[in-house]
Transfer RNA from a Deltaproteobacteria bacterium, 71 nucleotides, folded computationally. The RNAcentral record of the sequence draws on ENA. Lineage of the source: Bacteria > Pseudomonadati > Myxococcota > Myxococcia.
């Protein structure tokens, strides 16, 4: 330099155009003499900029980061 893949909470990880699952962690309450376990609840997310569409995490283009291959 060229090409491919990928980007979703603090972390991991689903979501093939119609209100964004789940697990771990965190916080609150319950349980317990206390802690832990367990139970209930809460908060937390689609990398950035455009385009298509009635509607985009999803499709298209560009950028950026990461990653794989070629040179």
């Nucleotide at each position: 330099g060229c090409g491919g893949g990928u980007a979703u909470g603090g972390c991991c990880g689903a979501u093939u155009g119609g209100c964004a699952a789940g697990g771990c962690a965190u916080c609150u309450g319950g349980c317990u003499u206390c802690c832990a376990c367990c139970c209930a609840g809460a908060a937390c997310a689609u990398g950035c900029g455009g385009g298509u569409u009635c509607g985009a995490u999803u499709c298209c283009c560009g950028c950026u980061g990461c990653u794989c291959g070629c040179u």

The prediction has a mean pLDDT of 82.